[in-house]
Context: one part of a larger RNA
RNA sequence: CUGGGCGUAAAGGGUCUGUAGGUGGCCAACUAAGUCAGGCGUGAAAUCCCUCAGCUUAACUGGGGAACUGCGUCUGAUACUGGAUGGCUUGAGUGUGGGAGAGGAAUGCGGAAUUCCAGGUGUAGCGGUGAAAUGCGUAGAUAUCUGGAGGAACACCUGUGGCGAAAGCGGCUCACUGGACCACAACUGACGCUGAGGCGCGAAAGCUAGGGGAGCAAACAGGAUUAGAUACCCUGGUAGUCCUAGCCCUAAACGAUGGAUGCUUGGUGUAGUGGGUACCCAAUCCCACUGUGCCGCAGCUAACGCGUUAAGCAUCCCGCCUGGGGAGUACGGUCGCAAGGCUGAAACUC
Numbered sequence: 001c002u003g004g005g006c007g008u009a010a011a012g013g014g015u016c017u018g019u020a021g022g023u024g025g026c027c028a029a030c031u032a033a034g035u036c037a038g039g040c041g042u043g044a045a046a047u048c049c050c051u052c053a054g055c056u057u058a059a060c061u062g063g064g065g066a067a068c069u070g071c072g073u074c075u076g077a078u079a080c081u082g083g084a085u086g087g088c089u090u091g092a093g094u095g096u097g098g099g100a101g102a103g104g105a106a107u108g109c110g111g112a113a114u115u116c117c118a119g120g121u122g123u124a125g126c127g128g129u130g131a132a133a134u135g136c137g138u139a140g141a142u143a144u145c146u147g148g149a150g151g152a153a154c155a156c157c158u159g160u161g162g163c164g165a166a167a168g169c170g171g172c173u174c175a176c177u178g179g180a181c182c183a184c185a186a187c188u189g190a191c192g193c194u195g196a197g198g199c200g201c202g203a204a205a206g207c208u209a210g211g212g213g214a215g216c217a218a219a220c221a222g223g224a225u226u227a228g229a230u231a232c233c234c235u236g237g238u239a240g241u242c243c244u245a246g247c248c249c250u251a252a253a254c255g256a257u258g259g260a261u262g263c264u265u266g267g268u269g270u271a272g273u274g275g276g277u278a279c280c281c282a283a284u285c286c287c288a289c290u291g292u293g294c295c296g297c298a299g300c301u302a303a304c305g306c307g308u309u310a311a312g313c314a315u316c317c318c319g320c321c322u323g324g325g326g327a328g329u330a331c332g333g334u335c336g337c338a339a340g341g342c343u344g345a346a347a348c349u350c
Stems, first nucleotide, its partner, number of pairs: 003322004007304002012318001014201002017198001021194003025088004030083002033081002035077008049065006091191001092188003095184004103177002108172002110154001115149007125136002162169002206247006215241002220236004258317006266295011299306002323350003332343004
């Protein structure tokens, strides 16, 4: 390289958008670049292969043939691919009318609880544990009542419920804003799919500056436990957790399963929308589309399992793997304030 692969054995990029590139629906006639057929030219000789001959044979050598699967050119074919032309509506998009939703960002508001402060009542304990102690408390704690301050998170509803590309999103309110879905079938007419680079987003922790700081809590201190205990348990407690602006760019970023399209028995839930049955409405039942679960046929799979939301059957495009360790290390490059990220070996060894 070919090949074979990527749920769990090595292997799907964290995710989206999109450039180049690759690839691409139906019909008609045109072209003839790819493709196919034939002719001609060329494809040195030797070698290889076949055959005949010469050295006693063979190696070796000589003669003949085939081959050199290629390239060029001419003529022809037109199914497929390409090119150029015209058309189509099923793919894609637009429009009109709807309802659903923790989708995003911003504003204001709310109640419960913890803590703290002030005051009232009240007295000797409270707290904590396996048991204790450190700790708090006669300077009046804990408990209880009233008032106040402040920060953070939003009980019940809450649901293998919903929304989002992923990360993720949950009190209420208003204005702003993205996407999906359903119905209608009016419009455009292949405008599609994928996507190396690129741009954007990207939990937590961490970093810079300025705020904020109730609770929790790395570090740290103390008390226990223990042979020891730099832990598990307890009492405290600082960064941090929160906000604004800017970085960082990593996760078991998981469905450990890239995206798109088509096809392939079923059963049963659930969410959204629409339709049908009955005069109307509603419930019920039935049907359709979209999403989301469970169970399972065929098939697939090493097995486990997957099974119309495929890991089945196919096509297109991207990413990635190629024994374990060394190692996601060294070196170089690049990005970053740093921490470090991305790219990423070899010797050696089994």

Overview:
The prediction has a mean pLDDT of 87. Small-subunit ribosomal RNA, central domain from an uncultured bacterium, 350 nucleotides, folded computationally. The RNAcentral record of the full RNA draws on ENA.